[in-house]
Context: one part of a larger RNA
RNA sequence: CGCGGCAUAUCUGAGGGAGUUUCUCCCUAGUACGAAAGGAUCGGGAGGAGGCAACCCCUAGUGCCCCAGUUGUUCCGCUAGGAGCAUCGCUGGGUAGCUACGUUGUUUUUGGAUAAACGCUGAAAGCAUAUCAAGCGUGAAGCCAUUCCCAAGAUUAGAUAUGCUAGUUUGCUUCGGCAAAUGGGAGGUCUGUGGUAGACUACCACUUUGAUAGGUCUCAGGUAUAAGUGCAGUGAUGUAUUUAGCCAAGAGAUACUAAUCGACCAAAAGC
Numbered sequence: 001c002g003c004g005g006c007a008u009a010u011c012u013g014a015g016g017g018a019g020u021u022u023c024u025c026c027c028u029a030g031u032a033c034g035a036a037a038g039g040a041u042c043g044g045g046a047g048g049a050g051g052c053a054a055c056c057c058c059u060a061g062u063g064c065c066c067c068a069g070u071u072g073u074u075c076c077g078c079u080a081g082g083a084g085c086a087u088c089g090c091u092g093g094g095u096a097g098c099u100a101c102g103u104u105g106u107u108u109u110u111g112g113a114u115a116a117a118c119g120c121u122g123a124a125a126g127c128a129u130a131u132c133a134a135g136c137g138u139g140a141a142g143c144c145a146u147u148c149c150c151a152a153g154a155u156u157a158g159a160u161a162u163g164c165u166a167g168u169u170u171g172c173u174u175c176g177g178c179a180a181a182u183g184g185g186a187g188g189u190c191u192g193u194g195g196u197a198g199a200c201u202a203c204c205a206c207u208u209u210g211a212u213a214g215g216u217c218u219c220a221g222g223u224a225u226a227a228g229u230g231c232a233g234u235g236a237u238g239u240a241u242u243u244a245g246c247c248a249a250g251a252g253a254u255a256c257u258a259a260u261c262g263a264c265c266a267a268a269a270g271c
Stems, first nucleotide, its partner, number of pairs: 001153001005164007015150004021049007033038001050107006059100004066093005071086006110145003117138004167182006187265004192206004212258003215254005221247003228241005
């Protein structure tokens, strides 16, 4: 921009894509078959491998500053306690998130038309013949559906539900209305707070009729028992206060702060 007014929701599905893999064992059955050795078809069941998808409860990894320990050095006047730099200085752990090595699900079923192949009825050709005769069947991991995803720019532009196009002035009128101007208008956008989203855009949630983010409180969870002080020890240090202190992304609650005030776009051709 289009989709014969403008919108908001919910759909249909033309069409397209994904997937549809494989092994072992058990029963049938040591049966059929076979002299023996050996050893089934069909059917039923169980467990794996691989693929695919989702997720983070468990296990595990990461987690660039969440906690602790620690080396060197500079600084905070000194002690104590800290800060900066040294690959995140190094080391030990680790929330959320992300992830697999983890967990869960699935890889199923049922139809249809067929291939090779196997048939039925059956003439030409009194027989025979499954038929490049008419007619009718069975039949595959393959094909078309069934499962999942996208999907009306499917220009053949679909469907359903709902909402909106107020009023005023002037002119015309077949008096039903029409045209212009002004103005309003369902809905939307910008701005703003953000994330289940994200390169940007888009998408999604919210915008005081409010829990959208921050803060605060409580909790979960992480680290591992802060500083200061007392006591013991010549001292390093230990111990009590103290399962403390500190804490990112987590959960709940709470309008304390910021989402203020606003601006703009936006609709009737035909009968």